A computed fold for a 403-nucleotide RNA from a bacterium, annotated as Bacterial RNase P class A.
The coordinates come from a structure-prediction model, not an experiment, and the mean pLDDT is 76.
RNA sequence: GGAGGCGAGGAGAUGAUCGCUCCGGCGCUUUCGGGCCGCCGGGGAGGAAAGUCCGGGCUCCACAGAGCAGGGUGCUGGCUAACGGCCAGGGGGGGCAACCCCACGGAAAGUGCCACAGAAAGCAGACCGCCUUGCUUUUGAAGCAGGGCAAGGGUGAAAGGGUGCGGUAAGAGCGCACCAGUCUCGGUGGUGACACCGAGAGCUAGGCAAACCCCACCCGGAGCAAGGCCAAAUAGGGAGGCGAUGCCCAAGCGGCCGAAAGGUCGCGGGCAUAAGGGUUGCUCGCCCGAAGCCUCCGGGUAGGCCGCUUGAGGCGCAGGGCAACCGGCGUCCCAGAGAAAUGAUCAUCCUUUUGGCCCGUUAGGCCGAAAGAACAGAACCCGGCUUACCAUCGCCUUCGGUG
Repeated sequence: GGAGGCGAGGAGAUGAUCGCUCCGGCGCUUUCGGGCCGCCGGGGAGGAAAGUCCGGGCUCCACAGAGCAGGGUGCUGGCUAACGGCCAGGGGGGGCAACCCCACGGAAAGUGCCACAGAAAGCAGACCGCCUUGCUUUUGAAGCAGGGCAAGGGUGAAAGGGUGCGGUAAGAGCGCACCAGUCUCGGUGGUGACACCGAGAGCUAGGCAAACCCCACCCGGAGCAAGGCCAAAUAGGGAGGCGAUGCCCAAGCGGCCGAAAGGUCGCGGGCAUAAGGGUUGCUCGCCCGAAGCCUCCGGGUAGGCCGCUUGAGGCGCAGGGCAACCGGCGUCCCAGAGAAAUGAUCAUCCUUUUGGCCCGUUAGGCCGAAAGAACAGAACCCGGCUUACCAUCGCCUUCGGUG
């Protein structure tokens, strides 16, 4: 100097002033529910509060058991409330190394796909080539027709074991030796994944399953707008009670009677009053009032309360375990709002950057200036994962250079 891994903290500290939110106490006030009132005391965002991608708690609904469908996971052992998470290990891959990455069951069950190039991409394949037979030409050789061949060339990510010897017309696991790999059996070590060793078989079986599929295992649904309690006005529902008269008008509309004039009923307009209501402390009085009025019950809405933060909780100590993690003791209580509070200003100090001056230089000192950020903000609560981001700071490892 390059690289890799792990961790700390998420930008300052103190004070003053002015505010915001929640809780407790006291006072004041109150329509007794409370109060946008005052004082005092205490608490007040994150490592990701985020994405809402997994898993769980909690709540309601459903549920004998089993199966189908659908979804998810996929090496082994462990941890855990659980997980697709974490730890440890195995196997494979990358890197000189530290170290990093991997959905890592099955492709010798079935189906499907394998771009471009290439003759051929899967019960392999004759483009060039090699060998051979026949015919023709003019010996060598060439051309045409037929046959054999996977050794060589060429294409490709991939052409179906590799090297050598034999063999052959030329070739070929066609035969043999060695090597690699697969499967079967056996042995040793390991809890296991697996590793190592031996024997045999067949001579070799391409890739893709985050393609269908097969195998194994797991999974009921919805979510705090879950869910529970209290409950106004108005309008519906149910039960009970009270009251349901009289007179006048006749322009208009409709029904009936009538030949018509007209009559009558309802709608309509007006007056008086009953039940009832208003006014008032009560009575009288006055006013409203033929439309209903009063009481009770029930459902539900607005609204309010609970759920709500003591929890698989934080910190410390010692212990078990390689570790994830676990149990023990001590100690602490640390936002709980319901569209959302945690802020602003000033002073001093601190850190970083920078300008000038002092000093022979370095180290340092003095006087100023600027900045103190980024990602982002709780909304029922936890465990993870992923993503975003910062002036930075600390530790360890590895590789290289120089002395």
The gene name in the source record is rnpB. Its Rfam family is "Bacterial RNase P class A". The family's RNA type in Rfam is ribozyme.